The RNA shown here (transfer RNA) has 71 nucleotides and comes from a bacterium.
Order: sequence, then C1' cells, then structure tokens
RNA sequence: GGGCCCGUCGUCCAAUGGCAGGACAGCAGUCUCCAAAACUGUUAAUGAGUGUUCGACUCACUCCGGGCCUG
Repeated sequence: GGGCCCGUCGUCCAAUGGCAGGACAGCAGUCUCCAAAACUGUUAAUGAGUGUUCGACUCACUCCGGGCCUG
C1' cells in the first nucleotide's frame, strides 16, 4: 500500500428498517444480631458526521479507533 471484519450501558452480549433489551457489576430496599447469599426496585449505552427512508443500532458514503490476512 491492498483486502476483510469489528465498534451498543462500567464489562460481556442481544435487537435481520418500527418501544434500544438481558446477564454481571453499581446504587437503594427487604431479609439477617452483623455480613454474605437470595429477592425487589433503580441508574446507565448505539464511535463521529452526511445521506436514503414516513421511520436507521440496522442500508450507503466519508472519517476515527481496534483486529486479521496479504505485498
């Protein structure tokens, strides 16, 4: 230099154009002599921009970051 893949709560993953959800973690509560465990509640995210569309995490383009292959 060329090609391919990935980017979503703090972490790991879903959502195949129509309400962004789960687990763990965090916080609060219940329980307990106290704590842990368990249960209940709660906080929190689509890498940036532009376009397509009635509607975009999802499709297109550019950029940014990461990974793999190849010269």